This is a predicted structure of a 72-nucleotide RNA (transfer RNA) from Streptococcus vicugnae. It matches the Rfam family "tRNA". From the family's description: Transfer RNA (tRNA) molecules are approximately 80 nucleotides in length. The family's RNA type in Rfam is transfer RNA. The coordinates come from a structure-prediction model, not an experiment, and the mean pLDDT is 83. Lineage of the source: Bacteria > Bacillati > Bacillota > Streptococcaceae > Streptococcus. The RNAcentral record of the sequence draws on ENA and MGnify.
RNA sequence: CCACUCUUAGUGUAAUGGAUAUCACGCAAGAUUCCGGUUCUUGAAAUAAGGGUUCGAUUCCCCUAGAGUGGA
Numbered sequence: 001c002c003a004c005u006c007u008u009a010g011u012g013u014a015a016u017g018g019a020u021a022u023c024a025c026g027c028a029a030g031a032u033u034c035c036g037g038u039u040c041u042u043g044a045a046a047u048a049a050g051g052g053u054u055c056g057a058u059u060c061c062c063c064u065a066g067a068g069u070g071g072a
Stems, first nucleotide, its partner, number of pairs: 001071007010025003018055001027043005048064001050062003
């Protein structure tokens, strides 16, 4: 320099262009307990940035950033 892949809650992970973006661990509150742990219930928390296509984008396209693989 060229081609390709990946980027989603604190961490890991799912989602055929269509309902309020899934689940687990973690976190907070409550119940339970003499206290703590366990267990149960509830809650907060995410689509890397920008632009485009579309009635509608996590998904498709362009570009930027980051990570990785291969080639010269």